[in-house]
RNA sequence: CUCCAGUAGAGGCAAAACCAGUGAAAGCUGGGGACGCAAAGCUUCCGACCUAAGUCCCAUCGGGAUAUGGCAGCGGGGCCGCCUGA
Numbered sequence: 001c002u003c004c005a006g007u008a009g010a011g012g013c014a015a016a017a018c019c020a021g022u023g024a025a026a027g028c029u030g031g032g033g034a035c036g037c038a039a040a041g042c043u044u045c046c047g048a049c050c051u052a053a054g055u056c057c058c059a060u061c062g063g064g065a066u067a068u069g070g071c072a073g074c075g076g077g078g079c080c081g082c083c084u085g086a
Stems, first nucleotide, its partner, number of pairs: 004085003012037002018031005035073001041079003045076003049070002054066005
C1' cells in the first nucleotide's frame, strides 16, 4: 500500500414515541430518546418503494394517471474512511 475478516479494545452513528418548525404531501430540520447499524459516512447513476402540488383524463360528489418531489436506515453502483487480526 492492497485485499479479506470483524474476536477484543477505544469510540462513532442514531429508529420509533413525543415536542417545535417547515412542506400540498411523502418527507426534512432541530430537540428528544435508543430500535438497531462494521460504513446506518458521502453520493439519486440504476432498480424498487412513498407522495401527487401542478398537469392530463373521467366526471354528480369525487375519482384515476403521472415526478420535475422524496427515500442513502430498501437493494445495486461510485467515492472517502477508524481500529485490530490475518
Model confidence (mean pLDDT): 87 of 100.
A computed fold for an 86-nucleotide RNA from Andreprevotia chitinilytica DSM 18519, annotated as c-di-GMP-I riboswitch aptamer.
Of the family's consensus pairs, 100% are formed in the model.
The sequence was found by an Rfam model in a public genome assembly.